[in-house]
Context: one part of a larger RNA
C1' cells in the first nucleotide's frame, strides 16, 4: 500500500401532515369468553375525539370579552374519527466512531521518596588541630622552641557512587547507553535484607520531582454508548425543480431562533411582473457662489493699528508698511445650495406565462469570492478592508483569452463523418485571407512606466521677411564730435552712477559679447557686394526616440515577422455543446379522445435542498410451487436487450438444490471514516 469480508437514519410511546381504506358521529382499553399454545374470532362504550364558542373567572351562549355605550375592536357562529403507509417533531444513546475530563470501589512502595530495624563497605598516599613531654622563660602564670600525638562533613587517588563536557548513537548494542575526559570518595557517605507511609493520599535538602518505561493529581474495574454548538465518515439508479452564505435579536458571532431565498400540494386567477405611455415628489451627479464656511489677487474705497514729523498740552499732519469690513476679479466643500438632471422609486393605464398572491407541510442557508459602477477606511496602496448596485462563479459544462473558479461569447435532454454564426480569429505551430485600398511607423515600436529631455517623422492651420533679391555662407565697410559727463589711482562703448545727443552716411549703439592695470586687439548689431529661392520663429496634432536596474535563462505562446505592426476601409472564410436541419427521449400544459394514445406549444446545466419512479439483495407466504445429477446455486467468461440500476442466452467449472410472478418483512447495496479483521 493493494485485495476481500464487516462498517453508520434503527426501534419504541407520542403528537402533527399527507395518502390510501373503513364509518357517518368514530372508535374501543384493561379484562372476560372460545381457540392445546398462539394467530384469530366474539363480548365489552370505561375512555377518548368530535358535537360551541367566549372569558382571568362567577358565568352567559350563536355568541361571548372589553367598555358607560345599542359605539368600535378583540375571539368564534362544526366536520370528523378509526387504522395502515409515509414524511416530520418530541422522549430515549437515536446516523456511526471519537475526547480531554469528573464521580465510586478496588489494586499497587519487588521501581522510586522519607523513615524504622538489622548488616555490610571504603587500595594507597600527603597535611599534622587540640592535649602531652622536655628544655627556654616568669615572682607565678603567660609565652618561646623541639619532640610526642593523630584531629578533620581536611587534601591526593583506587574500589564504591554521581553525571560537568564533547563525541558517536537516534528504524540505537541500549524506550537514556558508549568512549575519552569530569565530581564526590570517613561523610549530610555508599549499600544488602526485612518493615512503615496509598491517590481530595504519601513522600519529597523543593525539581510539581517520585509513587512499577504512566504523574498539575497513579493504575484497574464500573456510572458509560458521559457529554462533544467540533472533525471525519455515511453504501443501487432515473426523471422534475432548485437555492443561500442577508436583516433582526442571542455571553452571540465557525452555533441557534424568527425573517428572507427553495420544493411539494391544495386554494385563489391576471391580482404579479417586463416592457411601453401618462403622472408625481425629489435635491444626488453636474454646476453655482445668494447662504453657512473656505481662498487667491487689486496703486478700488480704507475700520483700526505700526512707523514717521509737529506742538506745552488736548490733538494735528505724513505713510511705496500690516489690516477689519465693503468693491471688482477669480477658486473649493461629506456634514454649503437662489437653481438642478440621468437613473431609481411611487401611482395610473395598458399589457406574455407553467406568473404572483395566500395556506398547510419539508427544508437548506445564515464562512462567500471576483469583475463593472457609486462611496468609507487605507496611501483616490493592497488578489486589503467594509457598504450599495449589476454580472459571472459558487451550483455552468462548451468556445475565445498560450496556461488562467470570478473576464469576453453562450447557459450542455440524447445520437449524427450535415449546415450558419457569436466572441476570437485567418505566415507556421493551428481551422480560416501571405485578402482588398489608403496612410503611418523603422523603434523589432508592435510586452510594460512618469515628470523630464530632443533639428526622429507625417499631418494641420496661420504669421513674418522674401526676385525692389530674403535666410545661410564669403568679401568689404562698421565712423566723426568724443576719452559724453560724473565717479575713480585709473573708467576711453563694455566696475558703478546719469544723459543716451548731434554729425558724415549705403551703414554704424555714447555701443552685443570676449579681452586690457587703463588704452590697445577681436566681435555683434546695422550696410553695400557676390549668390539665386524659399527662409523664421511659434501652435495644434498621429507614429516613434531617450528617461527604462533584480536577483537560475524566459513577460508577442513559440516560430519568426518590416508586416504577419499601427489607424481606417471593403469583401470573403474559419470557428462553440449558441441557432437550424434529421433521428429518437422525457416532462408540463392544452386540446381531442376514452385508457394509453395521437397532435400543438413551452420545456429538460445543476452544489444545499424538497418532490417523483423504479431496479437488486436476504428471508416470508404462495409452495411438499416451476425446474434440477440427460446437471440446481455458486464461480470465470462472454453474444443480445433496456434511459440507468439492471435483465439475460451460450461456453467452461462446479456437484445439490432451487428461479420467475404476485405480495409481505428488513441486519438491504461500500471507496473513502489516520475505520475494523485477514490475507500478501
Nucleotide at each position: 500500500g493493494c485485495c476481500g469480508g464487516c462498517g453508520a437514519c434503527u426501534u419504541a410511546u407520542a403528537g402533527u401532515u399527507a395518502g390510501u381504506g373503513g364509518c357517518a358521529g368514530g372508535u374501543u382499553a384493561a379484562a372476560g369468553c372460545a381457540g392445546u399454545g398462539a394467530a384469530u374470532g366474539c363480548u365489552g362504550g370505561a375512555g377518548c375525539c368530535a358535537c360551541a364558542g367566549u372569558g382571568a373567572a362567577a358565568g352567559c351562549g350563536a355568541g361571548c370579552c372589553u367598555g358607560a355605550a345599542u359605539a368600535g375592536g378583540g375571539c368564534g357562529u362544526u366536520u370528523g374519527u378509526c387504522a395502515c403507509u409515509a414524511a416530520u417533531u418530541a422522549u430515549a444513546g437515536a446516523c456511526c466512531c471519537g475526547a480531554a475530563c469528573c464521580c465510586g470501589g478496588a489494586u499497587g512502595a519487588u521501581c522510586u521518596a522519607a523513615c524504622c530495624a538489622u548488616u555490610g563497605c571504603c587500595a594507597g598516599g600527603u597535611u599534622g588541630a587540640a592535649g602531652c613531654u622536655u628544655a627556654g622563660g616568669u615572682a607565678a602564670u603567660a609565652c618561646u622552641a623541639a619532640g610526642u600525638g593523630g584531629a578533620g562533613g581536611a587534601c591526593c587517588g583506587a574500589a564504591c557512587g554521581g553525571a560537568c563536557u564533547g563525541a558517536u548513537g537516534u528504524u540505537g548494542a541500549a524506550a537514556a547507553a558508549u568512549c575519552a575526559g569530569c565530581c564526590g570518595a570517613u561523610g549530610a557517605g555508599c549499600u544488602g535484607u526485612g518493615g512503615u507511609u496509598a491517590g481530595g493520599g504519601g513522600u519529597g535538602a523543593a525539581a510539581u520531582g517520585c509513587c512499577a518505561a504512566u504523574c498539575g493529581a497513579a493504575u484497574u474495574c464500573g456510572g458509560a454508548g458521559c457529554u462533544a454548538g467540533c472533525u471525519g465518515g455515511u453504501u443501487c439508479u432515473c426523471c422534475c425543480c432548485g437555492a443561500a452564505a442577508u436583516g433582526c435579536g442571542u455571553u452571540u458571532u465557525g452555533g441557534c431562533g424568527c425573517a428572507g431565498c427553495g420544493g411539494u400540494a391544495a386554494a385563489u386567477g391576471u391580482u404579479a411582473u417586463a416592457a411601453u405611455c401618462u403622472a408625481g415628489g425629489g435635491g444626488u451627479a453636474a454646476a453655482g457662489c445668494a447662504c453657512u464656511g473656505u481662498u487667491a489677487c487689486g496703486u478700488a474705497u480704507g475700520c483700526g493699528g505700526g512707523c514717521u514729523g509737529g506742538u506745552a498740552a488736548u490733538u494735528c499732519g505724513g505713510u511705496a508698511c500690516c489690516a477689519a469690513a465693503u468693491c471688482g476679479u477669480u477658486g473649493c466643500a461629506a456634514a454649503c445650495u437662489a437653481a438642478g438632471a440621468a437613473u431609481a422609486c411611487u401611482a395610473g393605464a395598458u399589457g406574455a406565462a407553467u406568473a404572483g398572491u395566500u395556506u398547510a407541510c419539508c427544508a437548506g442557508u445564515g464562512a462567500g469570492a471576483c469583475u463593472g459602477u457609486g462611496g468609507g477606511g487605507g496611501a483616490u496602496a493592497a488578489g486589503c478592508u467594509u457598504c450599495a448596485u449589476u454580472g459571472u462563479c459558487a451550483a455552468g459544462a462548451g468556445g475565445g483569452a498560450a496556461a488562467c473558479a470570478g473576464c469576453c461569447c453562450a447557459g450542455a435532454g440524447c445520437a449524427c463523418c450535415a449546415g450558419u454564426u457569436a466572441a476570437g480569429g485567418c505566415c507556421c505551430u493551428u481551422a480560416a485571407a501571405u485578402a482588398u485600398u489608403u496612410a503611418c511607423u523603422a523603434a523589432g515600436u508592435g510586452a510594460u512606466a512618469a515628470a523630464g529631455g530632443a533639428g526622429g517623422u507625417g499631418g494641420g492651420a496661420g504669421u513674418g521677411c522674401a526676385u525692389a533679391g530674403a535666410c545661410a555662407a564669403u568679401c568689404a565697410g562698421g565712423a566723426g564730435g568724443u576719452u559724453u559727463g560724473c565717479u575713480u589711482a585709473g573708467a576711453a562703448g563694455c566696475a558703478g552712477c546719469a544723459a543716451c545727443c548731434c554729425u558724415u552716411u549705403a551703414a554704424a549703439g555714447a555701443g552685443u559679447g570676449c579681452g586690457u592695470a587703463a588704452u590697445a586687439g577681436c566681435u555683434c548689431a546695422c550696410u553695400g557686394a557676390u549668390c539665386g529661392a524659399g527662409u523664421a520663429a511659434a501652435c495644434c496634432u498621429g507614429c516613434g526616440c531617450c528617461g527604462a536596474a533584480a536577483a537560475u535563462g524566459a513577460a508577442c505562446g513559440g516560430g519568426a515577422c518590416u508586416a504577419a505592426g499601427u489607424a481606417a476601409u471593403u469583401u470573403g472564410c474559419c470557428g462553440a455543446a449558441a441557432c437550424u436541419g434529421u433521428g429518437c427521449g422525457a416532462u408540463a400544459u392544452a386540446u381531442a379522445a376514452a385508457u394509453a394514445u395521437a397532435u400543438a406549444u413551452a420545456u429538460c446545466g445543476g452544489u444545499a435542498g424538497g418532490g417523483g419512479a423504479g431496479c437488486g439483495u436476504u428471508c416470508u407466504g404462495u409452495u411438499u410451487u416451476a425446474g434440477g445429477u440427460a446437471g440446481a446455486a455458486g464461480u470465470a467468461u462472454u453474444a443480445g436487450c433496456g434511459u440507468a440500476a439492471g435483465c439475460g442466452g451460450g461456453u467452461a467449472u462446479g456437484g445439490a438444490c432451487g428461479a420467475a410472478g404476485c405480495a409481505g418483512a428488513a441486519g438491504u447495496g461500500a471507496g473513502a471514516a489516520u475505520g475494523u479483521c485477514g490475507g500478501c
A computed fold for a 680-nucleotide part of an RNA from a marine metagenome, annotated as large-subunit ribosomal RNA, domain II.
The RNAcentral record of the full RNA draws on SILVA.